[in-house]
Context: one part of a larger RNA
RNA sequence: CGUUGGAUAUUUGAGAAGAGUUGACCUUAGUACGAGAGGACCGGGUCGAACGAAUCCCUGGUGUACCUGUUGUCGCGCCAGCGGCAGUGCAGGGUAGCUAAAUUCGGACAGGAUAAACGCUGAAUGCAUCUAAGCGUGAAGCCCCCUUCAAGAUAAGAUAUCCCAAUUAGUUCUGUAAUAGACGAUUACUUUGAUAGGUCAGAGGUGGAAGUGCCGUAAGGUAUGUAGCUUACUGAUACUAAUAGAACGAAUGACU
Numbered sequence: 001c002g003u004u005g006g007a008u009a010u011u012u013g014a015g016a017a018g019a020g021u022u023g024a025c026c027u028u029a030g031u032a033c034g035a036g037a038g039g040a041c042c043g044g045g046u047c048g049a050a051c052g053a054a055u056c057c058c059u060g061g062u063g064u065a066c067c068u069g070u071u072g073u074c075g076c077g078c079c080a081g082c083g084g085c086a087g088u089g090c091a092g093g094g095u096a097g098c099u100a101a102a103u104u105c106g107g108a109c110a111g112g113a114u115a116a117a118c119g120c121u122g123a124a125u126g127c128a129u130c131u132a133a134g135c136g137u138g139a140a141g142c143c144c145c146c147u148u149c150a151a152g153a154u155a156a157g158a159u160a161u162c163c164c165a166a167u168u169a170g171u172u173c174u175g176u177a178a179u180a181g182a183c184g185a186u187u188a189c190u191u192u193g194a195u196a197g198g199u200c201a202g203a204g205g206u207g208g209a210a211g212u213g214c215c216g217u218a219a220g221g222u223a224u225g226u227a228g229c230u231u232a233c234u235g236a237u238a239c240u241a242a243u244a245g246a247a248c249g250a251a252u253g254a255c256u
Stems, first nucleotide, its partner, number of pairs: 001152001005163007015149004021049007033038001051106005059100004066093005071086006111143002117137004164253001170248004175189004195241003198237005204230003211224005
C1' cells in the first nucleotide's frame, strides 16, 4: 500500500514445512516343517540404540553481582577490624537464569488408491487364460491420519462485537518493565496502580560475624548464637518512579 467505511477479538484452511529409523529378548513353540541336524510364518509382550522436541522437579555444569578461607603487598595513624591490587590473586561452596550427561514425551493406530506379486469371473481362440469388458488381495513407498506455519489464498475468506461528527470506537508516542528482545516488534502495567526500584518477611546459599566474656604463655579454642551476611527467587507494602501531556483516527461507505 492492497484486501472497497473505520476498528477490536476469535477463526476456516488453499498451500507449505516437519516427522517417518531400527535392534535384542520373552512367548506362541522346540510347535508347523524335517530322517536328523536344525527350525519358522502369523500373533502377543518387554527392554533398548540412535534421532528429535519440550522442561529444569531430580543428578550435575556454569554462575567475574552471594558466602567463606587464605598468600604477598599498599592504604585507612597503631592494635583490632576492613578496603584496593595481584587472571575473579588463589582456593572451597553456591541462588536465579542458561544448560546436558538430567527428566518427560515422540515415530504410532486406523483409512483410501496402488507397485511387484497373487487371484475371481471371462471371451477373443466351444478348451485354456488374472484382462480384452468387469471385480478383488497386496508395501517401510503415494494420499490422508499426527505436529507447526498459513487469507498478499490479489479468487486477498468467515464469525462476533463496537463506532459514524464526537479528537468518538480505537491506535500510537512519551513513561515503569519483562514470561519479550540485535534494533523494530511482542507482552504486562501506567495512581480506579503491585510495572520496576526500595523496604519488610520468607525461601535458597554460605557456614558460625563483629564486639564482649571465659580458657590457654601463645598460635588459638569456646559461649553469647543454626550466628552474621546474602544477586537474579516467592509474598506483602504506594516510600520512589509510571506525573503531566502529545499525535493519528470513518459524515453509512466508488462507478457500472
The part of an RNA shown here (large-subunit ribosomal RNA, domain VI) has 256 nucleotides and comes from a Rickettsiales bacterium. The RNAcentral record of the full RNA draws on ENA. Its Rfam family is "Bacterial large subunit ribosomal RNA". Gene Ontology terms of the family: ribosome and structural constituent of ribosome.